[in-house]
The RNA shown here (c-di-GMP-I riboswitch aptamer) has 80 nucleotides and comes from a Candidatus Acetothermia bacterium. The prediction has a mean pLDDT of 83. It matches the Rfam family "c-di-GMP-I riboswitch aptamer". Rfam describes the family as follows. GEMM was predicted in a large-scale screen for bacterial structured RNA regulatory elements. The model forms 95% of the base pairs in the Rfam consensus. It was read from a public genome assembly, where an Rfam model found it. The organism belongs to Candidatus Bipolaricaulota, within Bacteria.
RNA sequence: UUUUGCAAAAGGUAAACCUUUCGUGAGAUAGGGGCACAAAGCUACAGUUCUCUAAAGUUAGAGAAGGCUGGGCUGCCAAA
Numbered sequence: 001u002u003u004u005g006c007a008a009a010a011g012g013u014a015a016a017c018c019u020u021u022c023g024u025g026a027g028a029u030a031g032g033g034g035c036a037c038a039a040a041g042c043u044a045c046a047g048u049u050c051u052c053u054a055a056a057g058u059u060a061g062a063g064a065a066g067g068c069u070g071g072g073c074u075g076c077c078a079a080a
Base pairs, nucleotide, nucleotide: 002080003079004078005077012037013036017032018031019030021028022027035067041073042072043071045070046069047068048065049064050063051062052061053060054059
């Protein structure tokens, strides 16, 4: 450096739900909580899903989700 990743070690994150705040909404922030995760670290580029507006003949625009999939960047340990 590359590949693989059961197990082990050091750790890490935090689903549903509850409270708080923001948002038209999807949802997000802070605290509790613990379903799960070898990148469940970051990234909205592609696809997908969801929300709002307009149309209804195709759909279009703006947004959300990285714990939906792929891609990009970065990282711990072990083995080869």